[in-house]
């Protein structure tokens, strides 16, 4: 300083699921909970996935109401790539 993570040690994270907050939703925090994870630690940059309040467009009819469609300004970093950053141990 780089490459690996078959064994070890100090540790660490915590998926479904419950429970409460918040959110239009997705999601998110907090506790319990452990499926798994060597970057499951931090960034929506790029591809992908989620949701669709407000917007725009609308079938229909009861004419002022909406079936529905599109749409990220919402998010997922536990979906890949990329960027930073970092433990222990081996080469």
């Nucleotide at each position: 300083g780089u490459u690996c993570g078959u064994a070890a040690a100090c540790g660490g994270c915590a998926a479904a699921c419950c429970g409460u907050u918040u959110g239009a939703a997705a999601g998110a925090g907090c506790g319990g909970g452990a499926c798994g994870c060597a970057a499951a630690g931090c960034c929506a940059c790029u591809g992908g996935c989620c949701u669709a309040a407000g917007u725009c467009c609308a079938a229909a009819c009861u004419u002022g109401u909406a079936a529905g469609g599109a749409u990220a300004u919402g998010g997922c970093a536990g979906c890949a790539g990329g960027g930073c950053u970092g433990c222990c141990g081996a080469g």